Context: one part of a larger RNA
RNA sequence: CCAUGUCCAAGGAACUCGGCAAAAUGACCCCGUAACUUUGAGAGAAAGGGUGCUAUCCUAUCUUUUGAUUAUGAAGCGGCACAUACCAGGGGGUAGCGAUUGUUUAUUAAAAAAAACAGGACUCUGCUAAGUGGUAACACGAUUUAUAGAGUGUGACACCUGCAGGGUGCUGGAAGGAAGAAAGGAGAAGUGUUAUAAGAUUUGAAUAGAAGCCCCCGUAAACAGUGGUAGUAACUCUAACUAACCUAACGUAGCAAAAUUCCUUGUCACAUAAGUAGCGACCUGCACGAAUGGCGUAACGACUGUCCCUCUGUCUCCGACAUGGACACG
Numbered sequence: 001c002c003a004u005g006u007c008c009a010a011g012g013a014a015c016u017c018g019g020c021a022a023a024a025u026g027a028c029c030c031c032g033u034a035a036c037u038u039u040g041a042g043a044g045a046a047a048g049g050g051u052g053c054u055a056u057c058c059u060a061u062c063u064u065u066u067g068a069u070u071a072u073g074a075a076g077c078g079g080c081a082c083a084u085a086c087c088a089g090g091g092g093g094u095a096g097c098g099a100u101u102g103u104u105u106a107u108u109a110a111a112a113a114a115a116a117c118a119g120g121a122c123u124c125u126g127c128u129a130a131g132u133g134g135u136a137a138c139a140c141g142a143u144u145u146a147u148a149g150a151g152u153g154u155g156a157c158a159c160c161u162g163c164a165g166g167g168u169g170c171u172g173g174a175a176g177g178a179a180g181a182a183a184g185g186a187g188a189a190g191u192g193u194u195a196u197a198a199g200a201u202u203u204g205a206a207u208a209g210a211a212g213c214c215c216c217c218g219u220a221a222a223c224a225g226u227g228g229u230a231g232u233a234a235c236u237c238u239a240a241c242u243a244a245c246c247u248a249a250c251g252u253a254g255c256a257a258a259a260u261u262c263c264u265u266g267u268c269a270c271a272u273a274a275g276u277a278g279c280g281a282c283c284u285g286c287a288c289g290a291a292u293g294g295c296g297u298a299a300c301g302a303c304u305g306u307c308c309c310u311c312u313g314u315c316u317c318c319g320a321c322a323u324g325g326a327c328a329c330g
Stems, first nucleotide, its partner, number of pairs: 001325007010316002014314001019311001027051004038156001052077003056074002059071001060069003078082001090309007097301002103114001119154001121152005131140003157296001159294002162226002167223002169219002172216002176214002183207001187203003191199001227245001229243003254288001255285001266282003270278001
């Protein structure tokens, strides 16, 4: 010096990214227990008290008696210390996210706010089902039958889920348009032959014209989308109001410097002696917003912020000791 431990005056988080680590709490009995709540919980909430030993007595229960048991009241005794060691919850307030239990990243810096989930929604599928595997036979689906099966996104519950069918996609459409595959093979050209012909090669009209596309209707819990300008009120500011544009429609409810806010340490309030953090508001939303769900939410979480109590060598500020190493000398 390293590792693992023990102790430390006064202070008690001043340490630090952060109370990381350590300390503290801890058992049983009694008392008592808030907001909020889905009435189940929250809850071991919190807060407070007791506990050893002795012999006798008091009360209760069981027992024929002797006696036994647990609980209780009183009296006494010893120690610094009585759940005497070991074992053995720290607690509370507030906010974000995810409803919850369960799942995952093997020894990686990741256990989570990720995936899953019950619930709610849409689409496909009438059974030789759709869908999936396979070249095929065939198999799964399913020895099932729409209260079933498959796919997609959402994610308990409460209150809700606005506008837009112009684009892309998808469903449907006996008309019309454009383009025109495969089929078709009248004929033509050179070749072929001594000359015709057949044959082969190249080209090719009529005919026939499917699906798809254009076009029309529908569809957003399909993919996506959801405006800008100017003027106006008896101080100023602002603009309920007005005007002319644009769009398929012009972002509704709710929320908002947010896991989203660049400017930004926005402004105000709370808390602190002091707060780029936190919480409550405001709204000027660079660039929230409604199942790519919006906003709340009791309970839950080895999740993420922040504050308080207890507690402490984390620190002021180090020190001493024990054990085992490393190292040095022999």

Notes: The part of an RNA shown here (large-subunit ribosomal RNA, domain IV) has 330 nucleotides and comes from Solanum lycopersicum. Rfam family: Bacterial large subunit ribosomal RNA. Gene Ontology terms of the family: ribosome and structural constituent of ribosome. The RNAcentral record of the full RNA draws on SILVA. Its mean pLDDT, the model's own confidence on a scale to 100, is 84.